Predicted 3D model of a 360-nucleotide part of an RNA (large-subunit ribosomal RNA, domain IV) from a Phycisphaerae bacterium. The coordinates come from a structure-prediction model, not an experiment, and the mean pLDDT is 85.

[in-house]
Context: one part of a larger RNA
């Protein structure tokens, strides 16, 4: 110096990213408890007071023994002692009575998620995940959707049957979820149009039995044109889903405007005009965990506040099951503010016990 720990004057968060750490509380008992609420909570809310000993003292109980006394003789009722428990009231000691140890610090107000649960074994518990509840969609069962499996095998779904199973997205509860079906999907739809294998009237080409012509060494050879077969190539026309196309469908995937001008100071713009759109963001809420500018702006709290609460709305770039907006209870979350309380500080000292470090 370093580790663990002990105590500290006056002060009391001045420390600090932030009260981190640490101290405060803390057992029974009595009394007493707000706001809010989903009437269960909130709540150990806060906040107060007790807590040893002792007594020929009181009071109040319980049960059992013992003896008493009355009756209606019962599992009966009194009354006394003894023995336990629990008050009272008066006295005693100490600086302290749950004399040690264990053994909530509390209140106000946000924001997130309802909640009890999960979780990144070894840096992240947390607003992530799940959740009860809530909508959609799919599924009618000899193989159900849907899932493993090279499989017409077997399984699982399920020895279940739509109040059931399966896929999805939202998240208790309350109040509630608004326009757009152009794009993109998904569900219908079948007239048109396109459109494959495949078929198909027909056409065109090779091939050459035969046949013409010309040569001819009479053995034949060249050229032309060709039925039938066989065969290669075009082919009108038929020809299904699909796609075009019509129509539904956002708790499907998403989307939800600009300019200009106007009221008897000014401002504003209820109102009018115009473009464009599939249709212009409605109820909510809002400098938000969403606000760039921006420490907006005005209120509160402090002496003094880039945080925090309440309002304003100009929302660079909110908004409703990608949920909106409230909500009591919950929470090792997360912001601010107090009150208690402290070596966290002003500012250090002192102490234990362990090592480092000097000598041996």
């Nucleotide at each position: 110096c370093c580790g663990u720990c002990c105590u500290u004057a006056a002060g009391g968060a001045a420390c600090u990213a932030g009260g981190c750490a640490a101290a405060u509380u803390u057992a029974c008992c009595c009394c007493g408890u707000a706001c809010c609420u989903u009437c269960g909570g909130a709540a150990u809310a806060a906040g107060g007071g007790g807590u040893c000993c002792c007594u020929c003292u009181c009071c109040c109980g319980a049960a059992a023994c013992a003896a008493u006394u009355c009756u209606u003789u019962a599992u009966g009722a009194u009354u006394u002692g003894u023995u336990c428990g629990g008050g009272a009231a008066g006295g005693g000691c100490g600086c302290a009575g749950a004399g040690a140890a264990u053994c909530g610090g509390g209140u106000c107000u946000g924001c997130c998620g309802a909640c009890u649960g999960u979780u990144u074994a070894u840096c992240a518990a947390a607003a992530a995940c799940a959740c009860a509840g809530g909508u959609c969609u799919c599924u009618g069962c000899u193989u159900a959707a849907g899932u493993c499996g090279u499989a017409u095998a077997g399984a699982c779904g399920a020895c279940g049957u739509a109040u059931a199973g399966a896929g999805a997205c939202u998240g208790a509860c309350g109040c509630c979820u608004g326009c757009c079906c152009g794009g993109u999907g998904c569900g219908g739809g079948a007239a048109u149009g396109u459109u494959a294998a495949g078929g198909a009237a027909g056409g065109c080409g090779g091939u050459u039995a035969u046949u013409u012509a010309c040569c001819u060494u009479c053995g034949g050879g060249u050229a032309g044109a060709g039925a039938a077969g066989c065969u290669g190539c075009c082919g009108a026309c038929c020809g299904a889903a699909g796609c075009a196309c019509c129509c539904g469908u956002a708790a499907a995937c998403g989307g939800c405007g600009g300019c200009c001008g106007u009221a008897a100071c000014u401002a504003u713009g209820a109102c009018g005009g115009u473009c464009c759109u599939a249709a212009g963001g409605u109820a909510g809420c809002g400098a938000a965990g969403u606000u760039c500018c921006u420490u907006g702006u005005c209120g509160g709290g402090u002496a003094a506040g880039u945080u925090c609460c309440g309002a304003c709305c100009u929302g660079c770039a909110u908004g409703a099951a990608u949920g909106g907006c409230g909500u009591a209870a919950c929470g090792a979350g997360u912001g601010g503010a107090c009150c208690a309380c402290u070596g966290u500080c002003u500012c250090a000292a002192g102490g234990a016990c362990g090592g480092a470090c000097u000598c041996g």